[in-house]
This is a predicted structure of a 104-nucleotide RNA (Glycine riboswitch aptamer) from a Sphingomonadaceae bacterium. The prediction has a mean pLDDT of 81. Lineage of the source: Bacteria > Pseudomonadota > Alphaproteobacteria > Sphingomonadales > Sphingomonadaceae.
RNA sequence: GGCGUGCGCGCGGGAGAGCGCGGCGGCGGCUCUGGUCGUCGGCGUCGCCGAAGGAGCAAGCCGCCCCCGGCAAUCUCUCAGGCACCAGGGACCGCGCGUGCGCA
Numbered sequence: 001g002g003c004g005u006g007c008g009c010g011c012g013g014g015a016g017a018g019c020g021c022g023g024c025g026g027c028g029g030c031u032c033u034g035g036u037c038g039u040c041g042g043c044g045u046c047g048c049c050g051a052a053g054g055a056g057c058a059a060g061c062c063g064c065c066c067c068c069g070g071c072a073a074u075c076u077c078u079c080a081g082g083c084a085c086c087a088g089g090g091a092c093c094g095c096g097c098g099u100g101c102g103c104a
Base pairs, nucleotide, nucleotide: 002103003102004101005100006099007098008097009096010095011094012093013092018046020045021044022043024041025040026039027038028037029036030035047083048082049081053079054077055076056075060071061070062069063068
């Protein structure tokens, strides 16, 4: 130098689900100063999503057949997070760089 693999960094790709309802506050427009429209924020409430993280085990794997125990996912649960566009996040995939290990 080659291949595989673990980790870190960079670039690219990357889904799902209500523009829900209620009231409160800020800003702006209109106004007959009674209100009304738009937008932002946070509160309450119902529904929904799963691909940060978290939790669980019935798939599966391992420990000796069983019991039992351990590991465990893109499975399950939704605590967290998220549910118009934008932004952000995003398991995972690809490419590149660095580094550790293994193989011929």